[in-house]
Formats: sequence, C1' cells, structure tokens
RNA sequence: UGAGUCGGCCGGGUGGCCGCGGCCCGGACCGCGCAAGCGGGAUCGUGUCGAGGAAGGUCGGGACUCCACAGAGCAGGGUGCUGGCGAAGCCAGUCGAGGUGACUCGCAGGACAGUGCCACAGAAAACAAACCGCCGAUGGCGGGCUCCGGCCCGCACAGGUAAGGGUGAAAAGGUGCGGUAAGAGCGCACCAGCGACGGGGGUGACCCCGCCGGCUCGGUAAACCCCACCCGGAGCAAGGUCAAGCGUGGGAGACGGGCUGCUCGCCCCGUUCCUGAGAGGGAACGCUCCCCAGGUAGACCGCUGAGAUGGAUGGCCACCCCGGCCAACUGCGCCUCAUCGGGGCAGGGCCGGACAGAAUCCCGCCUACAGGCCGGCUCACCGU
Repeated sequence: UGAGUCGGCCGGGUGGCCGCGGCCCGGACCGCGCAAGCGGGAUCGUGUCGAGGAAGGUCGGGACUCCACAGAGCAGGGUGCUGGCGAAGCCAGUCGAGGUGACUCGCAGGACAGUGCCACAGAAAACAAACCGCCGAUGGCGGGCUCCGGCCCGCACAGGUAAGGGUGAAAAGGUGCGGUAAGAGCGCACCAGCGACGGGGGUGACCCCGCCGGCUCGGUAAACCCCACCCGGAGCAAGGUCAAGCGUGGGAGACGGGCUGCUCGCCCCGUUCCUGAGAGGGAACGCUCCCCAGGUAGACCGCUGAGAUGGAUGGCCACCCCGGCCAACUGCGCCUCAUCGGGGCAGGGCCGGACAGAAUCCCGCCUACAGGCCGGCUCACCGU
C1' cells in the first nucleotide's frame, strides 16, 4: 500500500420563524358560592420536558394481573457437549466442518436396549451379495493313456472366489510381501479406525503418551424410541374502582274483585286508544318509584422523568457538515529545460443524506439501514 477479519461507536450540527402534546405558574372566560374561595377546558402567555438503535417483527423470557390448583404416577410437550451467570440468552472453552490465516459456522446426549428406513442405479444396501471377470482344488460329464494303483487333457453342470471391472452418497479398512487352484486379515510389516488396560494434564467436556486385541458389524435418533432435566391457562381489549337511564331481583309502605295459597291462564269491573252509523268488536294499562344488590353505558385507575386514546414529538428558511456529478472562468501549487499539454486543491452550479416512528414496563433474539469514525488481528507485496 492492497485485500480481509473481528469488535465498538455515531446515525447530521447551529440559529431564526411557525406549529403540536404533557406538566408547573399566571391571566381571561364559564360554573358553584353571600363572600373568602373551589372547580372546569376544543382558551391565552411564560417556563420546562418531548422517540430509536432498531421504537419494527411480536419470536422467546421475566415483572404485573385474573382464572385454576392436595400428593404421586401415566400420557403430552420442550430442552440436550462442558463450566459460569438469576430465565430467555450471553461469555469462556471442548469437539466436528470450512478457510493459507485472522476467524467463521454447528437443534453437538445415546445407533453394542429394541424396532424401522436407506430413493435411483445396481447381481447384491446390513446375521452380506456372484452381473461381467478369475479358478478348476472337490464332485460331475466327455476324451486319451495305462504297469489297472491311477495319470493327463477338455467342458464349466454343481461349486469356490470380494483380487479386477461396473452401479451407487455408501459395496464391510488401505499399501506391500507371503500364501493359494483362484482368492481372502488367511498370516505378517507399516498406516488408519475402534475397543480394553496403564500413566499424565484439565473443575469438566476432552486431550496427550505407552501397550494389547485382527476387533475392522455402514448410515439415519431435525424416524419411533431410550436416558437426563424442565413444563398449569390466558393476557393491559389483562384486570381494578366509581357508577346513570331502562329493565331484573330483593325490601318497605300501599293495594279493583273473583276462580285457588304461589305462577300462568280465564271471567267481571274501570281508564285510554283504534274500528264501527249504532249495537258491538279489538288492543294496552290498572300501585308508589322510597331503599338495597349485581351489572350495562360512561368516567377514572392500571400508564411511567415522552405517555397519547381521532392517537403529540413536526414544518419552512439561512449557514455549516458529508457524498456524487458538471465543467466555461478565477486564484494557488505540481510534472515538464521550455512551449504545447496534463493533473491537484479552493471558490461556483446541480442533486442526494438511509432504515424507520413509542402505546404497561424490562431483558433478549431476529430482521431493515444512506453514510461515517475508532481500535485489535491476519495474509500478500514493497522499503529500511
């Protein structure tokens, strides 16, 4: 200098004018009151306070509120390496994967408790398997020779074989030597893995070293399952307080009559209304609204050093700041011996300055974000 990685921070500033919401004080107005005074808000003024790093998504956890609740077990759900912190979650570490590296990512217990599944391809996908290939030991068939004991040649029917080919994400360790009819951890050496034992380090997950065992029987638990731990529900429209009018229930006083003590129903009587020329028919009503209760409208609390409930926290102008573009001109430096020319800074003009806005509060996670600042570390190149 370039590229990268991790962490932290800011997220326009100053002034003027206008405007909005809460609170305090003062004035005017209105209401009550004889007055002193008290109360009110779509009123005026001064003062003071007035969004964010995510206020967002409403995804976790907690506070708070109401409902439910003897204890234990089953069922169901959640979490799942280790240590620390009070829950979510965070920090530090271990292991695995990626990266040259700084570093990043990981719903990271158990697959020797049991069950299931492993697409397509492939002969075969989990107490292995014979498609091509290899073999001809053993049995079989055919032929030849024979000293009749057998021997040799061929076939590949039975059979043996996991070396080689092919399929696949995965074919049951790898390389080499021996071995064999051909082969094979069948034997051996080295390597890799697994397991047992011993030693050492670490609080622990785990790591390191030695030695032994041919042990080499895959993956999947974000499949059932097993193990360990944890788990009531709803949410501020939670919920609480005060409380009209009408109606309901109860009480008190009073009561048109009767069938039946109550309710319903029916009959007689009275009042009002409708209809009808009238007779008559139909409908409604037949206590007071005094006291109490639950509850509705409504108001207030919950609600906050922003605190609304038609939801305020804003707008305009000037200057400055940051970024981009434009090039006529002006000024000052630079390259060039100089000219021509090139390029830089300042002045100028234009455009742009994000994501987004509280609604009970707090903690966390995730997501969005123009531009800028600071610091740690890594890699590459150059100079000393």
About this RNA: This is a predicted structure of a 384-nucleotide RNA (Bacterial RNase P class A) from an Acidimicrobiales bacterium. It is recorded under the gene name rnpB. The source organism's lineage runs through Bacteria, Bacillati, Actinomycetota, Acidimicrobiia and Acidimicrobiales. The sequence is in RNAcentral, with records from ENA. It matches the Rfam family "Bacterial RNase P class A". Its family is annotated with tRNA processing, ribonuclease P activity and dimeric ribonuclease P complex in the Gene Ontology.